[in-house]
RNA sequence: GGCGGGAUGGCUCAGUUGGUAGAGCAGGUGAAUCAUAAUCACUUGGUCGGGGGUUCAAGUCCCUCUCCCGCUA
Numbered sequence: 001g002g003c004g005g006g007a008u009g010g011c012u013c014a015g016u017u018g019g020u021a022g023a024g025c026a027g028g029u030g031a032a033u034c035a036u037a038a039u040c041a042c043u044u045g046g047u048c049g050g051g052g053g054u055u056c057a058a059g060u061c062c063c064u065c066u067c068c069c070g071c072u073a
Base pairs, nucleotide, nucleotide: 001072002071003070004069005068006067007066010025011024012023013022019056027043028042029041030040031039049065050064051063052062053061
């Protein structure tokens, strides 16, 4: 240099054929207990790596840039 994969809550990851973003863990509050842990219920938190485009509508499609991983010369 070429090719491929990836970037989504604090962390690990989902997200179908474009339809308005979710799970687990962690955090908070409560229940229960003599009490703690475990358990159970509820709950806060992200506009999806940056920019642009298409569309009524983009995490998803197109272009470009940045970063990470792998293959190859």